Large-subunit ribosomal RNA, domain IV from Ruminococcus sp. A254.MGS-254, 316 nucleotides, folded computationally. It matches the Rfam family "Bacterial large subunit ribosomal RNA". Gene Ontology terms of the family: ribosome and structural constituent of ribosome.

[in-house]
Context: one part of a larger RNA
């Protein structure tokens, strides 16, 4: 000097990105227990009180009387709590060895394929899985409990349907033409016509891939524009939410909390660039989740000190 463990006056988060770490709480019995809620929960909510020994009574629980200590769950093992918000409903799963989460899964929802020698998958094949199942079944995609909902666009791409028409290969067809030959012929070439799927074409389909405007004017203060005009589009973003895990400008503005708040909460809406199963908005319960605040508590700190053991260093 370092490590590990422990104690500490007064203060008590002033530390720090952040209460990280440490500490507080802790067992059992009794009292008591809010908002909210899917009526199950929340809940061990929170917050209080008790706990030893001796004697007496009693079956015991327990009651009464007394006694001791600073301290009676006398040591050890044994929840800190509350408020608000984001995300994900939940229990689960995951990067064996830097990530446990808001990621994955999930029950539920929906679309689609599949009539059984099923679809789908593995395999040159035989064969097998699916399944010794049969549409209340099986495969695939998306979403993700529950509640309220899920708007408009089929122009593009995809998929589905369509006895017409256009285009369209080999093949069929063979008008004709050419070479050669005395000719018969042999050979080459070859128009019309015919000819499937596909594509074009005509429809449908968005819980398919996806998309969901601009400019100008207008009300008797001002401002704003319910209203009007015009251009474009397949259609111009509905409900709900909104400086948001999304807001650049931005520490937006107002309010709350603080003496002081780029974070947080509640509003506003001017949404650079939210938005409805790439789901929208809520939501009790749950979470080694993330964010903000508070109580308790503390060597995190003001500000360091001491002790024990170990390492290092020195002497022998």
């Nucleotide at each position: 000097g370092g490590g590990u463990u422990g104690u500490u006056a007064a203060g008590g988060a002033a530390c720090u990105c952040g209460g990280c770490a440490a500490g507080u709480u802790g067992a059992c019995c009794c009292c008591g227990u809010a908002a909210c809620u899917u009526a199950g929960g929340g809940a061990g909510a929170a917050g209080g009180g008790g706990u030893g020994c001796u004697c007496u009574g009693g079956a015991a629980a327990c009651a009464g009387a007394g006694c001791c200590g600073c301290a009676g769950a006398g040591a050890a093992u044994a929840g800190g709590c509350c408020c608000a918000g984001g995300c994900g409903a939940c229990u689960g799963u995951u990067u064996a060895g830097c990530a446990a989460a808001a990621a994955c899964a999930c029950a539920g929802g929906u679309c689609u394929c599949u009539g059984c020698u099923a679809a789908a998958u593995c395999g040159a094949a035989a064969g097998a899985u699916g399944a010794c199942g049969u549409a209340u079944a099986g495969g695939g995609g998306c979403u993700g409990a529950c509640a309220c909902c899920u708007g408009c666009c089929c122009g593009g791409u995809g998929c589905c349907g369509g006895a017409a028409g256009g285009u369209u290969a080999a093949g069929a067809g063979g008008a004709g033409a050419u070479g050669u030959g005395a000719g018969a012929g042999c050979a080459u070439u070859g128009a019309a016509u015919u000819g499937a799927a596909g594509c074009c074409c005509c429809g449908g389909u968005a819980a398919a891939c996806g998309g969901c405007g601009g400019c100008c004017g207008u009300a008797a203060c001002u401002a704003u524009a319910a209203c009007g005009g015009u251009c474009c589009u397949a259609a111009g973003g509905u409900a709900g939410c909104g400086a948001a895990a999304u807001u650049c400008c931005u520490u937006g503005u107002c309010a709350g909390g603080u003496a002081a708040g780029u974070u947080c909460u509640g509003a506003c809406c001017c949404g650079c660039a939210c938005g409805a199963a790439u789901g929208g908005u809520g939501u009790a319960a749950c979470g080694a989740u993330c964010u903000g605040g508070g109580c308790a508590c503390u060597g995190u700190c003001u500000c360091a000190a001491c002790a024990a053991c170990c390492c290092g260093c020195c002497c022998g």